[in-house]
RNA sequence: UGAUUAUAAAGAAGAGCGGAGAGAUCGGGCUCAGCGAAACUCUGGCAACCAGCUUAAAUAGAAAAGGUGCCAAUACCCGGCCGGAAACGGAAUUAUAAUUC
Numbered sequence: 001u002g003a004u005u006a007u008a009a010a011g012a013a014g015a016g017c018g019g020a021g022a023g024a025u026c027g028g029g030c031u032c033a034g035c036g037a038a039a040c041u042c043u044g045g046c047a048a049c050c051a052g053c054u055u056a057a058a059u060a061g062a063a064a065a066g067g068u069g070c071c072a073a074u075a076c077c078c079g080g081c082c083g084g085a086a087a088c089g090g091a092a093u094u095a096u097a098a099u100u101c
Base pairs, nucleotide, nucleotide: 002100003099004098005097006096007095008094013043014042015041016040021032022031023030026079027078028077029076044071045070046069049067050066053061054060075093081090082089083088
């Protein structure tokens, strides 16, 4: 990289470095950004997938030392798919976790 399953309206920011972009992709919108974007580093925090604990067992419960992840706005919104008058629902895609080839 591929496959499977689960989750995605909750939650959680400061510093250093850097120097113009960022919000996954394409179109449109909107927002953030020289009162300093992305990337990287440190510290802090959130969450609870795995592991660990309770339990006969768990898809139940508690906790947060370890492995990940995450910390503007619903996955920022709508469309690039389907159904529907619309609201909305479902899919695909993307992200993350666990398992697997």
Overview
The RNA shown here (SAM riboswitch aptamer (S box leader)) has 101 nucleotides and comes from a Prolixibacteraceae bacterium. Its mean pLDDT, the model's own confidence on a scale to 100, is 85. Its Rfam family is "SAM riboswitch aptamer (S box leader)". About the family: The SAM riboswitch is found upstream of a number of genes which code for proteins involved in methionine or cysteine biosynthesis in Gram-positive bacteria. It was read from a public genome assembly, where an Rfam model found it.